[in-house]
Context: one part of a larger RNA
RNA sequence: CUCUCGUUAAGGAACUCGGCAACAUACUCCUGUAACUUCGGGAUAAAGGAGCCCUCAGCAAUGAGGGGGCACAUAAAUGGGGGUAGCGACUGUUUACCAAAAACACAGGACUCUGCAAAAUCGGAAGAUGAAGUAUAGGGUCUGACACCUGCCCGGUGCCGGAAGGUUAAGAGGACUUGUUAGCAGCAAUGCGAAGCUCGGAAUCGAAGCCCCGGUAGACGGCGGCCGUAACUAUGACGGUCCUAAGGUAGCGAAAUUCCUUGUCGGGUAAGUUCCGACCUGCACGAAGGGUGUAACGACUUCCCCACUGUCUCAACGAGAGUCUCG
Numbered sequence: 001c002u003c004u005c006g007u008u009a010a011g012g013a014a015c016u017c018g019g020c021a022a023c024a025u026a027c028u029c030c031u032g033u034a035a036c037u038u039c040g041g042g043a044u045a046a047a048g049g050a051g052c053c054c055u056c057a058g059c060a061a062u063g064a065g066g067g068g069g070c071a072c073a074u075a076a077a078u079g080g081g082g083g084u085a086g087c088g089a090c091u092g093u094u095u096a097c098c099a100a101a102a103a104c105a106c107a108g109g110a111c112u113c114u115g116c117a118a119a120a121u122c123g124g125a126a127g128a129u130g131a132a133g134u135a136u137a138g139g140g141u142c143u144g145a146c147a148c149c150u151g152c153c154c155g156g157u158g159c160c161g162g163a164a165g166g167u168u169a170a171g172a173g174g175a176c177u178u179g180u181u182a183g184c185a186g187c188a189a190u191g192c193g194a195a196g197c198u199c200g201g202a203a204u205c206g207a208a209g210c211c212c213c214g215g216u217a218g219a220c221g222g223c224g225g226c227c228g229u230a231a232c233u234a235u236g237a238c239g240g241u242c243c244u245a246a247g248g249u250a251g252c253g254a255a256a257u258u259c260c261u262u263g264u265c266g267g268g269u270a271a272g273u274u275c276c277g278a279c280c281u282g283c284a285c286g287a288a289g290g291g292u293g294u295a296a297c298g299a300c301u302u303c304c305c306c307a308c309u310g311u312c313u314c315a316a317c318g319a320g321a322g323u324c325u326c327g
Base pairs, nucleotide, nucleotide: 001322002321003320004319005318006317007316008315010313011312014311019308027051028050029049030048031047036041038145052067053066054065055064056063057062068072080306081305082304083303085301086300087298088297092104093103108143109142110141111140112139113138114137120129121128122127146293147292148291149290151223152222153221156220157219158216159215160214161213162212165211166210167209171205172204176200179197180196183192184191185190224242225241226240227239228238251285252282263279264278265277266276267275
C1' cells in the first nucleotide's frame, strides 16, 4: 500500500450524478395514531412508555417494597420514519450470463370472424389441434382495475353491402383466311384449284374483379390559413375572405411531450438549470396507438424534511488476511 472488520473529538450530507456505502431503527406488551379513502384500508402510520435481580402478599394474573451494573428486548436474529410529484391500478412475468422497469401480462372494456365436417392453426396428404367444446363457445386485433368520459371527418386506403351500366380471362363461336392437292389449263416452267387435313382468326356469348352506388373510424388514418374590429392602450366576444372530407370538442398543458428556455409569477433555500403550485405564447398534448383523475400497491423514478452517521471537513488508531524478504 490492498482487502475484510472495529473505534473516533467537534461538525452532521458540507460528500456525491445521487445519502452510493455505512450508521441508525428493530422484539413483546401498554398508550396512541393524520391527510386521504374504492370504507376494506392507510397502520407496526406517526409519537410516547414498560421490560434485569431479590423479598413479601397471592392458587395465579398481578401488586407493593428493595437492590446492582457503563449497559436489563443485556447474546443471536430482528422495520429507519415522514411529506411531494410522475408512471404503472393491483399479486404476477421478463433480456439464463451487463437492463426487473414506466416494458409484458392481468381482471375489465370494445371491434371483428366463426352455425360445427365452425372459423383459425400444423401438414404434401391422411390426419390432428380447436374440442370429446357449440355463439354465456372458440379464433384474431386493440385497450388495460375503478371513477367521469370518449367530440368532428367516410374525400384517400381497407372492410362490408349492392347490382343497372362500362371494362374483362379461359372457353364457346366461327365471318374470313394460310398451306397442301385430286383435277383443269399449259410444250414446259408454272398458274388456277374442289373435298379433306391444316396455319391463323373478326363479330357475338362469357364470372369474379375493377370502374360505379351506398355504409363503416373502440377500421388504417385526418382533425387549417389570411385580414379587420370595442370610447386610453391592450385584447378581440364579432365580421370578411380563401381552402378542406372535416378543421382539435371535453379535459390536460414549459408536461416521461416546450425548440426558443434556467419562459413568467408564486412556494421551498442565505443562495434552487432540479422540485412543487399556477399562467398558456401547445416549435410539435388530446380522447380505447384512449383523455383526465384516483385509495391501495412498487428492490421503479423526482424533490424535500426528521433521525442517523468517517459520505465528507480530514484524517487517526487498532485487529486479521495479503503484498514484501528469507525458507
A computed fold for a 327-nucleotide part of an RNA from a metagenome, annotated as large-subunit ribosomal RNA, domain IV.
The full RNA is in RNAcentral, with records from SILVA.
Model confidence (mean pLDDT): 88 of 100.